[in-house]
RNA sequence: GAGUAGGGCCGAUGCGUUAAGUACUGGAGGAUGGGAGGUUGCCUCUAGGCGAAGGACAUUUGUCCGCGGUAUCGUCCCGCAGCCGC
Numbered sequence: 001g002a003g004u005a006g007g008g009c010c011g012a013u014g015c016g017u018u019a020a021g022u023a024c025u026g027g028a029g030g031a032u033g034g035g036a037g038g039u040u041g042c043c044u045c046u047a048g049g050c051g052a053a054g055g056a057c058a059u060u061u062g063u064c065c066g067c068g069g070u071a072u073c074g075u076c077c078c079g080c081a082g083c084c085g086c
Stems, first nucleotide, its partner, number of pairs: 001086001006078003010074005015068003024048007034084002038080001054065004
């Protein structure tokens, strides 16, 4: 010095808007640079509390524009403290 889990911007495709998802707190478990190991970072399950931006057209249940600290994928950027290795 390279390299992780992941994070951010942007783009695409979806989901919800008849409220899931996200976020927060408690509990349990799991994975995590090449190796072992590891958490205050990440994921899963569970319990709890809180909580939202809808509108237009068409009147067939569909289209469009929004909204959501929304999901997945992709480019770019950022990115393991210690030990061993490259």

Predicted 3D model of an 86-nucleotide RNA (THF (Tetrahydrofolate) riboswitch aptamer) from a bovine gut metagenome. The model forms 93% of the base pairs in the Rfam consensus. Model confidence (mean pLDDT): 86 of 100. Rfam family: THF (Tetrahydrofolate) riboswitch aptamer. Rfam's curators write: Tetrahydrofolate (THF) riboswitch was first reported for Ames et al. as an RNA motif in 5' untranslated (5'-UTR)regions of folate transport and biosynthesis genes in Firmicutes genomes. RNAcentral holds the sequence, with entries from MGnify. RNAcentral records the identical sequence in 2 taxa.